[in-house]
Context: one part of a larger RNA
RNA sequence: CGCGGGAAAUUUGCGUGGCUCUGACACUAGUACGAGAGGACCGUGUCGGACUGACCUCUGGUUUACCGGUUGUGCCGCCAGGUGCACCGCCGGGUAUCUAAGUCGGGAUCGGAUAAGCGCUGAAAGCAUCUAAGUGCGAAGCCGGCCACAAGAUUAGAUUUCCUCAUGAGGGUCGUCAAAGACGAUGACGUUGAUAGGAGGCAGGUGUAAAGACGGUGACGUCAAAGCCGAGCCUUACUAAUUGCCCG
Numbered sequence: 001c002g003c004g005g006g007a008a009a010u011u012u013g014c015g016u017g018g019c020u021c022u023g024a025c026a027c028u029a030g031u032a033c034g035a036g037a038g039g040a041c042c043g044u045g046u047c048g049g050a051c052u053g054a055c056c057u058c059u060g061g062u063u064u065a066c067c068g069g070u071u072g073u074g075c076c077g078c079c080a081g082g083u084g085c086a087c088c089g090c091c092g093g094g095u096a097u098c099u100a101a102g103u104c105g106g107g108a109u110c111g112g113a114u115a116a117g118c119g120c121u122g123a124a125a126g127c128a129u130c131u132a133a134g135u136g137c138g139a140a141g142c143c144g145g146c147c148a149c150a151a152g153a154u155u156a157g158a159u160u161u162c163c164u165c166a167u168g169a170g171g172g173u174c175g176u177c178a179a180a181g182a183c184g185a186u187g188a189c190g191u192u193g194a195u196a197g198g199a200g201g202c203a204g205g206u207g208u209a210a211a212g213a214c215g216g217u218g219a220c221g222u223c224a225a226a227g228c229c230g231a232g233c234c235u236u237a238c239u240a241a242u243u244g245c246c247c248g
Stems, first nucleotide, its partner, number of pairs: 001152001005163007015149004021049007033038001051106005059100003066093005071086006110144003117137004170247004174190005195240003198236005204229003212223004
């Protein structure tokens, strides 16, 4: 831009794509078969491999604005306590997030038409013959079924509701944002408000702060699961999402 008014939702499915794998063991059964050695079809169950989808409860990884320890040096006048730099200085841990090596799931069952093949009935050809007329079974393959997309399917579909010349459905701009993201876009929210920040609580991380008191000659210990703390959860209008304007 189109889909012969506009809009918001819900859909049909023309069609397109994805999936399609496989092993071992056990039972049936040491049965059928076989002199024995050996050893099944059919049917059933269990556990796997690779591949693949989703997810983060668990196991781990990551976690450079979280916590702690520690070395050298500079600074805060000094002590104490902090802080800058040194690969995040180095080291020990680590929430959310993202993630695999972690967790859960998938291939199926089934229907239709068939291939090779196996048949039934059956003539030509008094017999025979699966075929000539007719008719049945039969594969990981084909068409469906399962999963995803899908009306630019220009054949532009359908349904529901709303708006009607402005007092109008709806949308945009603007702002607060994230489950979204290069930018657009998408999604949430904008006071009739929990959208983000802050605050309160909780979870979670680190591991017991400073100062002081007490004990110890002292290092240190105790008071004290302290102190500090990103992203998580719940609550709370304290702050910021004002009023408008534009399209229609």

Record summary
This is a predicted structure of a 248-nucleotide part of an RNA (large-subunit ribosomal RNA, domain VI) from an uncultured Bacteroidales bacterium. It matches the Rfam family "Bacterial large subunit ribosomal RNA". Its family is annotated with ribosome and structural constituent of ribosome in the Gene Ontology. Its mean pLDDT, the model's own confidence on a scale to 100, is 89.